Model confidence (mean pLDDT): 76 of 100.
c-di-AMP riboswitch aptamer (ydaO/yuaA leader) from Actinoplanes palleronii, 133 nucleotides, folded computationally.
The sequence was found by an Rfam model in a public genome assembly.
It matches the Rfam family "c-di-AMP riboswitch aptamer (ydaO/yuaA leader)". Gene Ontology terms of the family: cyclic-di-AMP binding and regulation of gene expression.
RNA sequence: GACGAACCACCGCCUAAUCGCCGCGAGGCGAGCCGGGGACCCACGCACCCGGGGUGAAGCCGCGUUCGCGCGGCCGGGCGUGCUUCCCGCCCGAACCCGUCAGCUAACCCGGUCGGCGGCCGAGUGGGAAGAA
Repeated sequence: GACGAACCACCGCCUAAUCGCCGCGAGGCGAGCCGGGGACCCACGCACCCGGGGUGAAGCCGCGUUCGCGCGGCCGGGCGUGCUUCCCGCCCGAACCCGUCAGCUAACCCGGUCGGCGGCCGAGUGGGAAGAA
C1' cells in the first nucleotide's frame, strides 16, 4: 500500500417497531404508530361431523405419496434502479400466539413497539406497454 473479516460510532434503507423523560443498570413512564378484545344498528341464521380464532405475504383446490413431502392451478408477498397500473420473467408462501372463546362495533379494556440490510471513487447497462409527475 492492496484485499478480506469482526467490533464500535455515524449516515441511510425496509419494518407498526420511532421519539421524549426517569434510572448506574435491569427496566419504568408518556407521546406517536401497529394489532387484538368489546354494544345498539347492521350482517349472519336447518341438522350432524370436523373445535375455533389471531399476528403475518405465508392461503385455497386438484393429483400423487414411502405420510416426510412432491407436482400442477388459482391467490397473496418480494425483485427486475424514480412513481402508479397491466403484461412477462425470477424468487418466496415460514414461524408464533390464544386455549374451547371472539362477525361488525361507540364508550371502554388489553397487548406490541422486534428484527434485518447497505455505505471508497468513476463509467456503462437496467424486460415490455400505458399513464401521471